[in-house]
RNA sequence: GCGCCUGUAGCUCAACUGGAUAGAGUAACGGCCUACGAAGCCGCGGGUUGCUGGUCCGACUCCAGCCAGGCGCA
Numbered sequence: 001g002c003g004c005c006u007g008u009a010g011c012u013c014a015a016c017u018g019g020a021u022a023g024a025g026u027a028a029c030g031g032c033c034u035a036c037g038a039a040g041c042c043g044c045g046g047g048u049u050g051c052u053g054g055u056c057c058g059a060c061u062c063c064a065g066c067c068a069g070g071c072g073c074a
Base pairs, nucleotide, nucleotide: 001073002072003071004070005069006068007067010026011025012024013023019057029043030042031041032040050066051065052064053063054062
């Protein structure tokens, strides 16, 4: 330099062929329980979907460029 894949909550990941309000687990926080913790149970908050632009009535999803990581080739 070229090709392919990945980027969504603090972390690990969903989201079907573009469709209605972007979810789950875990962690954090609060409560219950306990002599106090851990475990368990209940509740709660947390998102510019990597960035910029485009297409569309409508974009996490499609298109272009860029950024970051991984793999392969040279």
About this RNA:
A computed fold for a 74-nucleotide RNA from a Candidatus Omnitrophota bacterium, annotated as transfer RNA. NCBI's taxonomy places the organism under Bacteria, Pseudomonadati, Candidatus Omnitrophota. Its Rfam family is "tRNA". The family's RNA type in Rfam is transfer RNA. The RNAcentral record of the sequence draws on ENA. Model confidence (mean pLDDT): 81 of 100.